This is a predicted complex of two RNAs, RNase P RNA and transfer RNA, with 466 nucleotides together. The coordinates come from a structure-prediction model, not an experiment, and the mean pLDDT is 78.

């Protein structure tokens, strides 16, 4: 050059006219005018995960039950997320991928097709025996062939995703870890590493196959609901009705009263709720309240609400993710919802010989914040890897 | 803006790890002069798409589409 692979960025620029919103200050005729500031993203988007913040008074212990996470060490307010590292697995390689604990706690499933699918197995095949098994051929001794029974065998052939270690040599009647050598595998021991794990040794002939994104065991983490969340304030309207839980027992007073009894107080015991369930402890509420379903009325206003795990820049720690100092900035808050349009030069790409035309993605905040996932025309920049050239 | 669900034949559903089915509809064909009824037979599927676990995926698991449902306030 040309291929590939990784990581960061941008993702129209400037001017002028015409407009939207917010927020500051003046003016007045009070919602208009001036002046001056501020006005989408890297995904604002999916709502797939952590979290702030609000409400359900809560707070501790322990069970259970359900959900989720899962290889090791860090990092982080925290996380299913990032970084480092290990182990598999793919690439000539840079590099990429992986829900990567546990299948000797237990259950449970493994269809079809095979013989057989889980303390397995003989269908074809090989191999011994039936002291002459039967049969039929050679010219006896003897062999050869086809077939029954009973055994060994798993080397080989067939099924299938998967058939109780693989190659090779040796060994036997064939055969087989039956021995032997390397390779895999399982236990012990030493030695590195913080750990996962790795490396050397030594013993053991192999001994229970997958599947846990199937129940399930362990280890760890988790209360629910969500700004329509929650607070005021103003307006209205029937402060209505159905189920349901509970409104308990005792003293001692106290008002009333038709002497039947009604309402109220305070104590004590007992009850109910306190947000999966349930028990203990402490602790608040409450005894005309509470859940739920229906129906009634309004569809205004204020706060919530943007100074934050906040953005730049620098610098020192660490491989790194990131954390520590120091200096700087103020950087959208609407609410039927502002962030636009048009013009004229460059930019950039495509058509065209040229004037000149047509295009510029994905897509827009709605209480914020860290991620993770999807969508994105087109451009820059670096690092590494291959391969052809030339020096 | 927030919380949930569901996708299977044309249309309404079922199935939930090993053959894609059930009703209605649609063709044909007997029955009728004929049409409905009835009878029998028969064709129709990308289990919404993408990837992933598994020997094996509608099913399990992540990711996108698409289509539905609920929410406030007061007494």
């Nucleotide at each position: 050059c040309c291929g590939g692979u990784c990581g960061g960025c941008c993702g129209g620029a400037u001017g002028g006219c015409c407009g939207c919103u917010c927020c500051c200050g003046c003016g007045c005729c009070a919602g208009c005018g001036c002046g001056g500031g501020g006005g989408a993203g890297g995904a604002a988007a999916g709502u797939c995960c952590g979290g702030g913040c609000u409400c359900c008074a809560c707070g501790g212990a322990g069970a259970c039950a359900c959900g989720a996470u899962g290889c090791c060490g860090g990092g982080u307010a925290a996380c299913g997320c990032c970084c480092g590292g290990c182990g598999g697995g793919g690439g000539c390689g840079a590099c990429c991928c992986c829900a990567g604990g546990g299948a000797a706690a237990g259950u449970g499933c493994c269809a079809c097709a095979g013989a057989g699918a889980g303390c397995a197995g003989u269908c074809c095949g090989c191999c011994c025996g039936c002291c002459a098994g039967a049969g039929c051929c050679g010219c006896u001794u003897c062999g050869g062939c086809u077939u029954g029974c009973g055994g060994g065998u798993c080397a080989g052939g067939g099924u299938g995703a998967a058939a109780g270690g693989g190659u090779g040599c040796g060994g036997u009647a064939a055969g087989a870890g039956c021995g032997c050598a390397c390779c895999g595998c399982g236990g012990g021991g030493c030695c590195g590493g913080u750990a996962a794990c790795g490396g050397c040794u030594c013993c053991g002939g192999c001994a229970g196959g997958g599947c846990a994104a199937a129940c399930c065991c362990c280890a760890u983490c988790g209360g629910g609901a969500g700004c329509a969340a929650g607070a005021c304030c103003a307006a209205g309207u029937a402060g209505g009705g159905g189920c349901g839980a509970c409104g308990g027992c005792g003293a001692c007073g106290g008002c009333u009263u038709u002497c039947g009894g009604g309402c109220g107080g305070u104590c004590g015991c007992a009850g109910g709720c306190c947000u999966g369930u349930u028990u203990c402890c402490g602790g608040g509420c409450c005894g005309g309240u509470c859940g739920u379903c229906c129906g009634g009325g309004u569809c205004g206003g204020u706060c919530g609400c943007g100074c934050g795990a906040g953005g730049c820049g620098u610098u020192c720690g660490g491989u790194g993710a990131c954390g520590g100092g120091c200096g700087u900035c103020c950087c959208a808050g609407a609410g039927g919802a502002a962030u636009g349009g048009c013009c004229a030069u460059c930019c950039c790409g495509c058509g065209g010989u040229a004037a000149c035309g047509c295009g510029g993605a994905c897509a827009g905040a709605a209480c914020c914040c860290g991620g993770c996932u999807u969508a994105c025309a087109g451009g820059c920049c670096g690092g590494c890897c291959g391969g052809c050239a030339g020096u | 803006g927030g919380g949930c669900g569901a996708u299977u034949a044309g249309c309404u559903c079922a199935g939930c790890g090993g053959g894609a089915g059930a009703g209605c509809a649609c063709u044909c064909g007997c029955u009728u002069c004929a049409c409905a009824u009835g009878c029998g037979a028969g064709g129709g599927g990308u289990c919404a798409c993408u990837g992933g676990u598994u020997c094996a995926a509608u099913c399990c698991c992540a990711g996108u589409a698409u289509c539905g449902c609920c929410c406030a306030c007061c007494a």